Overview: The RNA shown here (small-subunit ribosomal RNA) has 1498 nucleotides and comes from an uncultured Chloroflexota bacterium. Its mean pLDDT, the model's own confidence on a scale to 100, is 84.
[in-house]
């Protein structure tokens, strides 16, 4: 530091995620040690038990208890009951004194002077503790405790009687204090302090010790530390809280407190806060720090430190130096708990521990040994502070699980192209070490002058034993390091974002294997980070989200030369404060680190103070160049009033005139014979102002348009004067503000929402179209206040190359104008630098700069909903939230599309010719049958296709009968000569049972013969075969189509941020990206064309089986003969825009013409670019995976493909006379031919048959060609058309023609008389038509290839349908228009609004009631201290009683907000419902703001 996600691709804009870093965590798997820290974030929610604050006997009295002495009784004594003194470093409860306000603990509450920082207090307090100064004298009355005794269940209370103090009280002193007065001095803003004076008031405790002294006490000052109070700056969110406030502000007196102060009370004035956010809601302890982050900020306030606040809720005082008191009192409430029912007890937000909440935080431990608190004179006592232990991976740090060699790369696993990798030196083995681990043994520091150690037998240290006791989690599709294989099949699951999973899944789930970190690893929450995504550092507003519809002005904010002068910002400098602890930095201690320590440095801030004076600013003066003002001129649809025209429409009236008019895409409605329309005249009325008119003018926007008047505003220019900064923007305010709407009244001529069961259109047509036609449009008043109010561009200044137009002024030149020229305002185009994501902008910037105001922050819910303000209303303005999606959007690029252009081409239309679609038959298809009707091909591009040929085979399908290493293939292994032949049974494969035969090579052997061999046949074993099973969406090959259509691309340079452009556009031409010119391109390369083959002409060479002109010859080119012609097949020539003219850029090329067998590619074939269609084939092959294996394999007979109510495609064969039949008669080409064409000949009507000459073919056969031509006949008809069906008879082929061949002859004679809508070839030897011929094949051809004969018509033309090219233009398509995509309604969930109401919570506000307590009063009632005349009085002190105040409770009436609610109302999500089709292309009626009405929806 960045990545990933919008698209086909790019660039931008923008969100969403992700990778760090953190944590009082918590949840999943796992877990060896230690050290140092950390642990109830919730329910301030309720608590059993135990403990957390006590000391002091050296203040006190009195009791117990021990011990001493004595000393009585009782016993011989031990001893055992009493009694009395004294002694105790004993225990107790009182009385006293300190301490219990500390220490510990929470964070409800507080938005405050609460905290934090500066300061102040001349407005205070201070126990114990220091230090200093004077003192501690005389006396007195009481009371608990203690006894008795009442009441009471307890808790407790009373009464009566004793006693004691460092408990009380009185007098004496009085250094001092205090209060009064009054002087003096010093200071202040000012009262004090400080030195006096006089008066008056006010102390005191005692205890321990022989003692010496010690500890206390009383006054006074000072100090130390502590506290209280003021105060200036800081200190969350919410303006959908904008106004708040009667003790409120202020002053006077008075009260009250340590003190100031409305802190409280009486009077008196009417103040005070507030857009610099007052009140008013929420929320919330603050800070040192803590976590992130480069910083600047964001979050955060656990542990530790500071400081506030609470101690069940809520109120109140006492007491004390200090509390309004966590373990104190007293009152009300909730709640608990005891009770004998009358009445008491309680507060763990103290340490443990409990319920309970909750995802979730530990032991009811030990010890006071340290440290430090309280109490004592001390030893000592308390001490859940505190040291320590125990529990948790909760976090940080430190080790450990072993080290070394060791390769048959061990077995095993997994994967494999079967060859091997991989785990993996990883183990096994050998060698070693012992951190740790068990056992044994020593065994601390922490502790001071003495004891004293909870932790702890702990650390640590030494022996010992032994690799022993110690590895897992998460992940391997991208981002992100890490890949196979099986299972799963949109199932099950993943998942942080993009997204994986529909049968080959690195994305699921397992294994191996990798990677990451490692005693942890993930995953969840959460906060910074990235995020420049709130932008101070550091963002934008013309199209991406974002400039108020314009003006005018308040505050505020900014502000022009220049003097002087101040010092408030502003800069230095010093000083003090900025706790410690943190964090940086140097250092030290624990074996290291984490920890813990010592020092510095930091600590960006205030605070005081000493400088400076440049700039800002504050004050004074001066300037003219910014504003302004006067004066001459000039434009102008700038605004208001108020006359006055002319043309048009309509009406009206009258006149001429007759059938129509009028509308439309074409119609109807309507209008007219009652006289319309047209025309002519005349008359009303209203709104509007042609031409001029113009990217011309004028205004601040809105906007303004005949013509004349009057009132009026702004602007422009030209000289001078003037005034002197007087500018500039502008939150609130406030004015202006199209159209349409509202009100109240007028007005009405066209126009025209709405309406018209009006016409039309249409599948509908609540629209477009089209007759009607009322608001309204107009006018006058008065409200609305919104628009795509746009230049989608706030307002001022200033700066920065130029070209050229326009309007309005001025000036030079000139004798005038016009022209140029020069200046200034205004409008516009173009274009440079610069910006800009691009498109653009470019002196009227989107460019450099300032200054001001508005404004934006993912899409969507939404500019809504609640709430306020404004409206008569319609509505405006201000403006959320859930929830929901990963995008949503700008700009520009290929491409595709288009009911957009422009160009061109094609049997694409069009002109024409013949078909199809009706009929019968063929034949393929769907359907349906069926046991099977085998499978495949589905728009052109399946359907006479695969199939150039299903009776059996074929064959893949079904029934049935067999095999099971298997019908064919390799290896092993026994056996055999190979091989021929028989009979049974069977439908047949096949099964059984038997005959006959003994090869060939090589070696050994005299020789029988034996071994082995190869081929072949039998059996076995298994490995394996076999599969026309599946998947053409896993694939190779091969085809098909666009389409023979002119395209598709590289290289290099060039342009552009990029995708990509250029080239290949462009002007011409061409069949053609054919070639010409030109151009930032230039070359290349696939295609196109040429090369190939067929045909047309010539020419050579050859002349057999072809050929005959000439000789000769025959029936015959039949034969001599002959090489001229045909003809055959080689080879060559011929055609190139060459040549003439014309056109055009003189070019490419085109026209026309001559020559020529053929002219402008001569005709036809082959040849098919880059790539579309997951096009089509796993059933031609070949082949990946998956699936069968006595079968989905093979084998055989039968039967199916050939089925038939029905639909479609493709043909044939016809409906006749350009024909039909009869007889006669001509003329081809290609081609096959030995398992074979067959001649002749003779049989048959005829298919045939019978023969077998001659032919592997220019020789012989198939073979006759047919339409054509002559002649006759039919006569327009279901016929002499037509041949379908049917019944008879027959041939041929073949093991076999039932099912299910062909063909032949007799005999039958069906539909059909030229075909609806639609729809299909063909452009010249073609189309129609005539036969011929071949593959296929045993037979089967109307069907496929093929060849020949006859042999046409029409093409103006490109408007229009179909395809296709190229350019260009819009796009919201990119799966490309079979695209997208909008609302209604229907189901389902989900969140919000409203809602009759209902249920709470808070908050004030009025009234009633008013505990406790303080204060006040207190006549009534009690009373030891002092007085006193003394039992009685007085001072005085207590109470009950009453007054203010006031918790907590009641009434009432709002206020604020949550929950909830029938029902409702939009919104948001949901693979495959429902209507439409609204928008995107001219989207089919361009489209969109804004406003009114009407409609299922859009």
């Nucleotide at each position: 530091a960045g990545a990933g996600u919008u698209u086909g691709a790019u660039c931008c804009u923008g969100g969403c995620u992700c990778a760090g870093a953190g944590u009082g965590a918590a949840c999943g798997c796992u877990g060896g040690c230690g050290g140092c820290g950390u642990g109830c974030c919730u329910a301030a929610c309720a608590c059993a038990u135990g403990c957390a604050a006590g000391u002091c006997g050296a203040a006190c009295g009195a009791g117990g208890c021990a011990u001493u002495u004595u000393u009585g009784u009782a016993g011989u004594a031990a001893u055992a009951c009493g009694g009395a003194a004294g002694u105790g470093u004993c225990c107790u409860a009182g009385u006293g004194g300190c301490g219990a306000a500390c220490g510990g603990g929470u964070g409800a509450g507080u938005a405050a002077c609460g905290c934090g920082u500066u300061g102040g207090u001349g407005a205070c307090c201070u126990g114990c503790c220091c230090c200093a100064a004077a003192g501690u004298g005389u006396g007195g009355g009481a009371u608990a405790a203690c006894a008795g005794u009442u009441c009471g269940a307890a808790a407790g209370a009373g009464c009566u009687g004793c006693u004691a103090a460092u408990a009380c009280c009185u007098c004496a002193u009085g250094u001092g204090a205090u209060u009064a007065u009054c002087g003096g001095c010093u200071u202040u803003a000012g009262a004090a302090a400080c030195c006096g004076a006089u008066a008056a008031u006010u102390a005191a405790a005692g205890g321990a010790g022989u003692a010496a002294u010690c500890c206390g006490c009383u006054u006074u000052g000072g100090g130390a530390g502590g506290g209280a109070c003021c105060u200036g700056c800081g200190u969350c969110c919410c303006a959908u809280c904008a106004g708040c406030u009667a003790g409120u502000u202020g002053g006077u007196g008075a009260g009250g407190u340590a003190a100031u102060g409305g802190c409280u009370c009486a009077c008196c004035a009417a103040g005070g806060c507030u857009a610099c956010g007052a009140c008013g809601g929420g929320u919330a302890a603050g800070g040192g720090g803590c976590c992130u982050g480069a910083g600047a900020g964001g979050g955060u306030g656990a542990c530790c430190c500071c400081u506030c606040a609470c101690a069940a809720u809520g109120g109140a005082a006492c007491u004390g130096a200090a509390a309004c008191a966590c373990g104190g009192u007293c009152c009300a409430u909730a709640c608990a708990c005891c009770u004998a029912c009358g009445g008491g007890u309680g507060g763990c937000a103290g340490c443990a521990g409990u319920a309970g909440g909750g995802a979730a935080u530990a032991u009811u431990g030990c010890a006071c040994a340290a440290u430090g608190g309280g109490c004592g004179a001390a030893a000592g006592c308390c001490u859940g502070a505190u040291g320590c232990a125990g529990c948790a991976a909760c976090g940080c740090c430190g080790c450990g699980u072993g080290c070394a060699c060791g390769a048959u790369g061990a077995a095993g696993g997994c994967c494999u192209u079967c060859g091997g990798g991989u785990c993996g030196u990883a183990a096994a083995g050998u060698g070693c070490u012992u951190u740790u681990u068990u056992g044994g043994g020593a065994g601390a520091u922490g502790a001071g002058c003495a004891a004293g150690g909870a932790c702890a037998g702990u650390a640590u240290c030494c022996c010992a034993a032994g690799a022993a006791u110690a590895a897992g989690u998460c992940u391997c599709g991208g981002c992100u390091a890490a890949c196979u294989a099986c299972g799963u099949g949109c199932c099950a699951g993943c998942a942080g974002c993009c997204g994986c999973g529909g049968u080959a899944a690195a994305a699921c789930g397992u294994a191996g294997g990798a990677g990451a970190c490692g005693a942890g690893c993930g995953c969840u929450a959460u906060c910074c980070g990235g995020a420049u995504u709130u932008a101070c550092u550091g963002g934008g507003c013309g199209u991406a989200a974002a400039g108020c519809g314009c003006g005018c002005g308040u505050a505020g904010g900014c502000g022009g030369u220049u003097u002087g002068u101040u010092a408030a910002g502003u800069c230095a400098g010093a000083u003090g404060u900025g706790a410690a602890a943190g964090c940086c930095c140097c250092g030290g201690g624990c074996u290291u680190a984490a920890c813990c320590u010592g020092g510095g440095a930091c600590g960006u801030g205030c605070a005081u103070u000493u400088g400076a004076a440049a700039c800002u600013g504050g004050c004074a003066g001066a300037c003219u160049u910014g504003a302004g003002u006067a004066c001459u001129g000039g434009a102008g649809g700038g605004g208001g009033u108020g006359g006055u025209g002319g043309a048009a429409u309509u009406c009206c009236c009258g006149g001429u005139g007759u059938a129509g008019a009028g509308g439309u895409g074409a119609a109807a409605u309507u209008c007219g014979u009652a006289g319309a329309u047209a025309u002519c005249g005349g008359g009303a009325g209203g709104a509007a102002u042609a031409c001029c008119g113009g990217u011309g003018g004028c205004g601040a926007a809105g906007g303004c348009g005949a013509c004349c008047a009057c009132c009026u505003g702004g602007c422009c220019a030209g000289a001078u004067a003037c005034u002197g900064a007087c500018g500039c923007u502008g939150a609130g305010g406030u004015g202006c503000g199209a159209a349409g709407g509202c009100g109240u009244g007028g007005g009405g001529a066209g126009c025209a929402a709405a309406c018209a069961g009006g016409g039309a259109u249409u599948a509908g047509a609540u629209a477009c179209c089209c007759u009607g036609g009322u608001a309204g449009u107009c006018c006058a008043c008065g409200c609305c206040g919104u628009a795509a109010a746009c230049g989608a561009u706030g307002a001022g200044u200033g700066c920065u190359c130029g070209c050229u137009g326009g309007u309005g002024g001025a000036g030079a030149u000139a004798c005038u104008a016009c022209c140029u020229c020069u200046u200034c305002a205004u409008u516009g185009g173009c274009c440079a630098a610069g910006c800009u994501a691009a498109c653009g902008c470019a002196u009227g910037a989107a460019g450099c700069a300032c200054u001001c105001c508005g404004c934006c922050u993912g899409g969507g819910g939404a500019g809504u909903a609640c709430g306020g303000c404004c409206g008569c209303a319609a509505g405006g303005c201000u403006a959320a939230a859930a929830c929901u999606c990963a995008a949503a959007g700008g700009a520009a690029u290929u491409g595709a599309c288009g009911g957009g252009g422009a160009c061109c081409c094609g049997c694409a239309c069009a002109a024409g010719c013949g078909g199809u679609g009706g009929a019968g038959c063929a034949u393929g298809u769907g359907g349906u049958u069926u046991a099977a009707u085998u499978c495949g091909a589905a728009g052109c591009a399946a359907c006479g296709c695969g199939c150039a040929g299903a009776a059996c085979c074929u064959u893949a399908c079904c029934u049935g009968g067999g095999c099971u290493u298997g019908a064919a293939a390799u290896c092993u292994c026994g056996g055999g000569g190979a091989c021929c032949u028989u009979g049974g049974c069977g439908a047949a494969a096949g099964c059984c049972a038997g005959g006959g035969g003994u090869g060939c090579c090589a070696u050994c052997g005299c020789a029988a013969g034996a071994u082995g061999g190869a081929a072949c046949c039998c059996g076995a074993u298994g490995a394996c075969a076999g599969g026309u099973g599946c998947u053409g969406c896993a694939u190779g090959g091969c085809u098909g189509u666009c389409g023979u259509c002119a395209g598709c691309u590289c290289g290099u340079g060039u342009c552009g941020u990029g995708a990509g452009a250029u080239g290949u556009u462009c002007g011409g031409u061409u069949a053609a990206g054919u070639c010409c010119g030109g151009c930032a391109a230039c070359g290349a390369g696939c295609g196109c064309a040429a090369c190939c083959c067929c045909u047309g002409u010539c020419g050579c060479u050859a002349g057999u089986u072809a050929c005959c002109a000439u000789c000769a010859u025959u029936c015959a080119g039949u034969u001599g003969g002959g090489a001229a012609c045909u003809c055959u097949a080689g080879c060559g020539a011929g055609a190139c825009g060459g040549c003439c003219g014309g056109u055009g850029a003189u070019a490419a090329a085109c026209c026309g013409g001559a020559g020529g067998a053929a002219g402008g590619c001569g005709g036809g074939g082959a040849u098919g670019a880059c790539g579309u269609c997951a096009a089509g084939u796993c059933c031609u092959c070949a082949u990946g995976g998956c699936c069968c294996u006595u079968a989905u394999g093979u084998c055989c007979a039968g039967g199916g493909c050939u089925a038939c109510a029905c639909a479609c495609g493709u043909g044939c064969u016809a409906c006749a006379a350009u024909g039909g039949c009869a007889u006669c008669u001509a003329c081809a080409g290609a081609g096959g031919g030995c398992c074979g064409c067959a001649a002749a000949g003779c049989c048959g009507c005829g298919a045939g048959g019978u023969g077998g000459a001659g032919c592997a073919a220019a020789u012989c056969c198939c073979a006759a060609a047919a339409a054509a031509g002559a002649u006759g006949u039919c006569a327009c008809a279901g016929u002499u058309c037509g041949g379908a069906u049917u019944g008879g008879a027959g041939u041929c082929u073949g093991c076999a023609a039932c099912u299910c061949g062909a063909c032949u002859c007799c005999a039958u004679g069906a539909a059909g008389u030229u075909g609806g809508a639609a729809u299909c070839g063909c452009u010249a030897g073609u189309a129609a038509u005539c036969g011929c011929g071949g593959a296929u094949c045993a037979g089967c051809a109307u069907g496929c290839c093929g060849c020949g004969g006859u042999g046409a018509a029409u093409a103006c033309g490109u408007u229009c349908c179909c395809g296709g090219g190229u350019c260009u233009u819009g796009u919201a398509c990119a799966c490309a228009c079979c695209g997208c995509c909008c609302g209604u309604c229907a189901c389902a969930c989900c969140a919000c609004g409203g809602g009759a109401g209902u249920c709470g919570a808070c908050c004030g506000u009025g009234c009633c009631c008013g505990a406790a307590g303080u204060c006040g009063u207190g006549a009534c009632c009690c009373c030891a201290a002092c007085c006193g005349u003394a039992u009685c009085g007085g001072a005085g002190g207590g109470g009950a009683g009453c007054g203010c105040c006031u918790a907590c409770g009641g009434c009432a009436a709002g206020g604020u907000u949550g929950g909830u609610g029938a029902c409702u109302g939009g919104g948001g999500u949901g693979a495959a419902g429902u209507c439409g089709u609204a928008a995107c292309a001219a989207g089919g009626u361009a489209g969109c703001c804004a406003a009114g009405g009407g409609c299922g929806a859009a």